[in-house]
RNA sequence: CAGAGUCAAAGGCCUAAUCUCGCGAAGAGCGGGACCGGGGAAUCCAUUUUGGGGUGAAUCUCUCCCAGAGGAGAGUAGGGCAAUCCCUUUCACCGAACCCGUCAGCUAACCUCGGAGGCCCAGAAAGGGGACAC
Numbered sequence: 001c002a003g004a005g006u007c008a009a010a011g012g013c014c015u016a017a018u019c020u021c022g023c024g025a026a027g028a029g030c031g032g033g034a035c036c037g038g039g040g041a042a043u044c045c046a047u048u049u050u051g052g053g054g055u056g057a058a059u060c061u062c063u064c065c066c067a068g069a070g071g072a073g074a075g076u077a078g079g080g081c082a083a084u085c086c087c088u089u090u091c092a093c094c095g096a097a098c099c100c101g102u103c104a105g106c107u108a109a110c111c112u113c114g115g116a117g118g119c120c121c122a123g124a125a126a127g128g129g130g131a132c133a134c
Stems, first nucleotide, its partner, number of pairs: 011120004018034006035115006045105001051103001052100004060075006078094002085129007
């Protein structure tokens, strides 16, 4: 001098997963509120029984390995962006995981549950149209 790693603070990204108050030793933890999100649940409407359903972007197709369970590969519905909203286009990336347990279509009243986890260029860019600011 350069690189890598660790810790803290601040500011951010994906996501519903944030803010706040009280009790508690200022801790662990417990409880309340706001706000955001999920599920169940009439009439009406819809639906046809192979079990089916839910959260989530994460569905589906083909090929290979394997006795099978599973594993791998190539694609694909779909998905995210360090100004912000919409449309079109290019390239790269993701395209998981888990839960219910024979039961649930939509659904007002009503009932009930969650507010975790991961990450730090978190993907970049072009054109057009708005909004905002000056």